[in-house]
Predicted 3D model of a 74-nucleotide RNA (transfer RNA) from Solidesulfovibrio carbinoliphilus subsp. oakridgensis. RNAcentral holds the sequence, with entries from Rfam.
RNA sequence: CCGUCAGUAGCGCAGCUUGGUAGCGCACUCGCCUUGGGCGCGAGGGGCCAGAGGUUCAAAUCCUCUCUGGCGGA
Numbered sequence: 001c002c003g004u005c006a007g008u009a010g011c012g013c014a015g016c017u018u019g020g021u022a023g024c025g026c027a028c029u030c031g032c033c034u035u036g037g038g039c040g041c042g043a044g045g046g047g048c049c050a051g052a053g054g055u056u057c058a059a060a061u062c063c064u065c066u067c068u069g070g071c072g073g074a
Stems, first nucleotide, its partner, number of pairs: 001073007010026004020057001028044005050066005
């Protein structure tokens, strides 16, 4: 330099192909349970989707550029 994959909650991931107001597990908070803790059960908070622009009534999702990381090639 070229190609390719990935970037979504504190962590690990789904959702993208088929655009329609963002979810799961763990973790966290509160309550129940317990002498207390843990386990278990119930409830709850937390992200506008790596950044910018474009298309669209509507973009995590489509298009363009940029950034970061992985892999392959020269």